RNA sequence: AGUGCUGAUCUGCUGAGGAUUGGCAUCGGGGGACCCAAACUUUGGGGUGAAUGAAUCGGCAACGAUUCUAGGGAAGCUCUUGGCCCGAACCCGUCAGCUAACCCCGUAGGCGUGAGAGAGAGGAA
Numbered sequence: 001a002g003u004g005c006u007g008a009u010c011u012g013c014u015g016a017g018g019a020u021u022g023g024c025a026u027c028g029g030g031g032g033a034c035c036c037a038a039a040c041u042u043u044g045g046g047g048u049g050a051a052u053g054a055a056u057c058g059g060c061a062a063c064g065a066u067u068c069u070a071g072g073g074a075a076g077c078u079c080u081u082g083g084c085c086c087g088a089a090c091c092c093g094u095c096a097g098c099u100a101a102c103c104c105c106g107u108a109g110g111c112g113u114g115a116g117a118g119a120g121a122g123g124a125a
Stems, first nucleotide, its partner, number of pairs: 003112004011025004027106005036097001044095001045092004053068006071086003077120005
């Protein structure tokens, strides 16, 4: 440099001589009626995400460690199978069920496997 993995984040267009900021698209997320649903309000409640829960040990507690676990990941897609890995973190701020119209926000970051085996669907030539 190319290529691949996780993830909504791969990216594309635009403007200017170029770059940055910006805007649009794309792909995602949140808020928000009737109807329906539901009972809740400090034991606060809620959101993104696969990332929930349990046991044991240490500790006054906060918390930490170990083991397991709901769930999740791996070279197009689905299923079976084999072993391997993850099972976090952050945010809102007393407040939010669903929800048409409508409104708002993000479009990052972090990594590097040697791609196991079998079957099927579909597509291309």
Molecule: c-di-AMP riboswitch aptamer (ydaO/yuaA leader)
Organism: uncultured Fimbriimonas sp.